[in-house]
RNA sequence: CGGAGUGUGGUAUAAUGGUAUUACGCACGCUUCGGGUGCGUGUAACCCGGGUUCGAUUCCCGGCACUCCGA
Numbered sequence: 001c002g003g004a005g006u007g008u009g010g011u012a013u014a015a016u017g018g019u020a021u022u023a024c025g026c027a028c029g030c031u032u033c034g035g036g037u038g039c040g041u042g043u044a045a046c047c048c049g050g051g052u053u054c055g056a057u058u059c060c061c062g063g064c065a066c067u068c069c070g071a
Stems, first nucleotide, its partner, number of pairs: 001070007010024003018054001025043006047063005
């Protein structure tokens, strides 16, 4: 320098245009003499900008970061 892929709560993940999922974590409660386990409730997220659309995590364009391939 060229090409490809990925970007979602604190962490790991799902979504094929219509309420953003699940697990772990965290907070509270129940359970226990206490802890752990178990159960319930809650908490917290779409990398940035623009476009298309009634509606975008999703499609398109540009940028940024990371990874891979080539030179």
Background: A computed fold for a 71-nucleotide RNA from a Candidatus Moraniibacteriota bacterium, annotated as transfer RNA. The sequence was found in a public genome assembly.